[in-house]
RNA sequence: GCGCCAUUAGCUCAGCUGGAUAGAGCGUUGGAUUCCGGUUCCAAAGGCCGGGGGUUCGAAUCCCUCAUGGCGCG
Repeated sequence: GCGCCAUUAGCUCAGCUGGAUAGAGCGUUGGAUUCCGGUUCCAAAGGCCGGGGGUUCGAAUCCCUCAUGGCGCG
């Protein structure tokens, strides 16, 4: 330098063929239970979906570009 892959909650990840309020597990916080803690149960908070632009009635999803990380080739 070229090619490919990934980027969504604090962490690990889903999200189909573009569609209605963006989800799960773990973690965190509050509550129930307990002598206390753990376990278990209930609830809540937490995301402008890596940045910018474009297409579209509508974009996490498609296109372009940039950034970061990984792999391969030279």
Molecule: transfer RNA
Organism: Spirochaetota bacterium